[in-house]
Molecule: c-di-GMP-I riboswitch aptamer
Organism: Aquibacillus salsiterrae
RNA sequence: GCACGAUAAAGGCAAACCCAUUGAAAAGUGGUGACGCAAAGCUAUAGGGGCUAACGCAAAGUGCAAUGCUAGCCAGCUUCCAAA
Numbered sequence: 001g002c003a004c005g006a007u008a009a010a011g012g013c014a015a016a017c018c019c020a021u022u023g024a025a026a027a028g029u030g031g032u033g034a035c036g037c038a039a040a041g042c043u044a045u046a047g048g049g050g051c052u053a054a055c056g057c058a059a060a061g062u063g064c065a066a067u068g069c070u071a072g073c074c075a076g077c078u079u080c081c082a083a084a
Stems, first nucleotide, its partner, number of pairs: 005081001012037002018031005035072001041077003047074002049070003056064003
């Protein structure tokens, strides 16, 4: 230095429910609250998967469909500490 990751140290983030708000929805933002997380840090038409389906198309209570959403699904990039 790299890999690994602990009964170490300093810390960090914040699920669900609820409240307000944005949105067609999925979901996002803020507050509350902690389920958990060694990357739960960043990256979304130039990786994959998943969710929604407004506009649109089709036989217009149905189906298709993302340029919308999801990084706390996998993934890519970056990274504190340092035991065995």